A computed fold for a 73-nucleotide RNA from Akkermansia sp., annotated as transfer RNA. It was read from a public genome assembly. Its mean pLDDT, the model's own confidence on a scale to 100, is 82. Rfam family: tRNA. It is annotated as a transfer RNA. Its family is annotated with triplet codon-amino acid adaptor activity in the Gene Ontology.
[in-house]
RNA sequence: GGGGUAUUAGCUCAGCUGGUAGAGCACUUCAAUGGCAUUGAAGGGGUCAGCGGUUCGAGUCCGCUAUGCUCCA
Repeated sequence: GGGGUAUUAGCUCAGCUGGUAGAGCACUUCAAUGGCAUUGAAGGGGUCAGCGGUUCGAGUCCGCUAUGCUCCA
């Protein structure tokens, strides 16, 4: 220098053929228990890595950039 791949909640990750963003753990509150642990219920938390494009509509498609991993030279 070139190719591939990943980037979504604090962490680990889903998200189908483009149609209003989710799970588990963690966090907060409540209930059960004398208390802890545990279980159950409810809740908060996201500019979907950044910028631009396509589209009525983009986490999803396209281009560029950034970072990590990997292959080739």